């Protein structure tokens, strides 16, 4: 000084599950809290035999600690009407005149 990658940002796509049920509040409208039951897994977080690697010891083993770990699990949180959000992919210098 130049390129790459990440992250933020922008724009595209983007699955699941009740347009419950009561009771407040409210332009008694949109819609909002709060319990309840039922369900969802892809915001967020928790977990994991068994494998392997590290170090200890009283060394046929035992014990500790990293890692594979996560879209797999659990559903704490969060979500369940065509709003919103959303892992994750994709792309993405501006600006001016013709």
């Nucleotide at each position: 000084u130049c390129g790459g990658u990440u992250g933020a940002c922008u724009c595209u796509g983007g699955a699941g599950a009740g347009c419950g049920g009561u009771a407040c509040c409210g332009g008694u409208g949109a819609g909002g809290u709060a319990c309840c039951c039922a369900c969802c897994g892809a915001c967020g977080g928790g977990g994991c035999a068994g494998g392997g690697g590290g170090c200890g010891c009283g060394c046929g083993g035992c014990g500790u600690c990293c890692u594979c770990a996560a879209a797999c699990u659990c559903u704490c949180a969060g979500g369940u009407u065509c709003u919103u959000g959303g892992a994750c992919a994709g792309a993405g210098g501006g600006g001016c005149g013709g």